[in-house]
Transfer RNA from Demequina zhanjiangensis, 90 nucleotides, folded computationally.
Lineage of the source: Bacteria > Bacillati > Actinomycetota > Actinomycetes > Demequina.
It was read from a public genome assembly.
It matches the Rfam family "tRNA". Its family is annotated with triplet codon-amino acid adaptor activity in the Gene Ontology. The family's RNA type in Rfam is transfer RNA.
The coordinates come from a structure-prediction model, not an experiment, and the mean pLDDT is 81.
Parts: sequence; C1' cells; structure tokens
RNA sequence: GGAGACGUGACCGAGUGGCCGAAGGUGCAUCCCUGCUAAGGAUGUGAUGGGGCAACCUAUCCGUGGGUUCGAAUCCCACCGUCUCCGCCA
Repeated sequence: GGAGACGUGACCGAGUGGCCGAAGGUGCAUCCCUGCUAAGGAUGUGAUGGGGCAACCUAUCCGUGGGUUCGAAUCCCACCGUCUCCGCCA
C1' cells in the first nucleotide's frame, strides 16, 4: 500500500428499522440457605446533566461527527481506533 472483519455498560457478549438504555454471562451489593465458609438461590446493579432531604423522577448518550427516516445501536457517508489476510522494503 491492497482486501476484509470489528468498536454496545466495570469486563465479556447478544441485538429483523419500532415492544431497546439494551438479552445473557462474569464481577459487585443486599438478602436467603449453612453451625460457619464455599457452592446454590432471590433481588438489584451503565454514564453524564437537571430536579429532589431522600426514595426516586427526568433528558441525553451504543468509538467521533454528519446524513436518511415519522422513528437509527441497527441503514448511508467521513474520520478515529483494534484485529485478520495479502503485498512491498529491511
């Protein structure tokens, strides 16, 4: 340089244009179980801004920025980054 795949929460990872801020797993928190641990079970658990004493409510966010659409994590464009294969130089 050429071709291709990919980027989702603390981590891994699923995700037909609408019932998605988003399955499932790991981790973590609380509780149950146990004499106690481990194992097992239940529930909860993204970030940022705003409001609230708090519980909680609300808006936005799927690498970044645009676009299409009534509606985008999903389709299109550009850029950034990661990985794989091929080629070139040494």